[in-house]
Context: one part of a larger RNA
Molecule: small-subunit ribosomal RNA, central domain
Organism: metagenome
RNA sequence: UUGGGUUUAAAGGGUGCGUAGGCGGGUUGUUAAGUCAGUGGUGAAAUCUAGCAGCUUAACUGUAAAAUUGCCAUUGAUACUGACGAUCUUGAGUACACUUGAAGUGGGCGGAAUAUGUCAUGUAGAGGUGAAAUUCUUAGAGAUGACAUAGAACACCGAUUGCGAAGGCAGCUCACUAAAUUGUAACUGACGCUGAGGCACGAAAGCGUGGGGAUCAAACAGGAUUAGAUACCCUGGUAGUCCACGCCCUAAACGAUGAUUACUAGAUGUGUGCAAUAUACCGUACGCGUCACAGCUAAAGCGUUAAGUAAUCCACCUGGGGAGUACGGCCGCAAGGCUGAAACUC
Numbered sequence: 001u002u003g004g005g006u007u008u009a010a011a012g013g014g015u016g017c018g019u020a021g022g023c024g025g026g027u028u029g030u031u032a033a034g035u036c037a038g039u040g041g042u043g044a045a046a047u048c049u050a051g052c053a054g055c056u057u058a059a060c061u062g063u064a065a066a067a068u069u070g071c072c073a074u075u076g077a078u079a080c081u082g083a084c085g086a087u088c089u090u091g092a093g094u095a096c097a098c099u100u101g102a103a104g105u106g107g108g109c110g111g112a113a114u115a116u117g118u119c120a121u122g123u124a125g126a127g128g129u130g131a132a133a134u135u136c137u138u139a140g141a142g143a144u145g146a147c148a149u150a151g152a153a154c155a156c157c158g159a160u161u162g163c164g165a166a167g168g169c170a171g172c173u174c175a176c177u178a179a180a181u182u183g184u185a186a187c188u189g190a191c192g193c194u195g196a197g198g199c200a201c202g203a204a205a206g207c208g209u210g211g212g213g214a215u216c217a218a219a220c221a222g223g224a225u226u227a228g229a230u231a232c233c234c235u236g237g238u239a240g241u242c243c244a245c246g247c248c249c250u251a252a253a254c255g256a257u258g259a260u261u262a263c264u265a266g267a268u269g270u271g272u273g274c275a276a277u278a279u280a281c282c283g284u285a286c287g288c289g290u291c292a293c294a295g296c297u298a299a300a301g302c303g304u305u306a307a308g309u310a311a312u313c314c315a316c317c318u319g320g321g322g323a324g325u326a327c328g329g330c331c332g333c334a335a336g337g338c339u340g341a342a343a344c345u346c
Stems, first nucleotide, its partner, number of pairs: 004317003007300002012314001014201004021194003025088007033081002035077008049065001051063004091191001092188003095184003099180002103177007110154001114150008125136002162169002206247006216240001220236004258313006266291009295302002319346003328339004
């Protein structure tokens, strides 16, 4: 390279938008670039292949064919692809009408709990553990009650529930913003799919500046345990955890399963619509689950939400270690990230 693969064996990019490119619905006309056919020219000779001939044979040589799978020109063909034009509505979008949701951003408000402070009641313990101790406490703790302050998180509802491209999103309420489904079939008329680069978003931790600091808690200190205990357990406790702005750009970023389209038995639960009807079932669309036929798979399992049958486009894999390391480059304030080998070894 061909071929084969990517749920779990190596392998799906963290996610979206989108440039180039690749691929692309029905009918019809023109063209004839691709495509197909004919003809002409050219494709040096030698070599190669097959025939015949010459050296006694062979190697070798000669002869005349074939081949030279190509290129150019020209004449035709027009199914398919392309180009140009016309047209269509089912793909795609728009409009209108409703519905839905923890979708996003920014305000306002609420109660429970926690901590702290003040006051009151009250007296000797309280904490904590396997057992203890460190710790708090007669300068009155812990417990109980009242009041005040602060920050963070939102019990019940709550669910194989819902929403979002992913990360993720949950008290109530207001404003702004976005989305999806359904219905109508009014409008546009292929406007589509994918997407190398690129751009944007991207948990937690971490970084910078300024706030904030209740809880929890890396580091750290002490008490235990232990042969030791730089741990597990306990008492404390700083960064951080929270907010604003700016970086970082990684995760078992997982469904370990790329996106889109079509097709291929069903059963059952559930969310949101629509339609119909009337007491209980049924139809339909889009989701979220469980089982299961065909089929697939090494098996586990998957199975209309495919890992089935096909098509298009992108990404990725090619024995283990060395190594996601070195070097170089790009990015970053740094931490580091992205790209990413080889020697050697089994």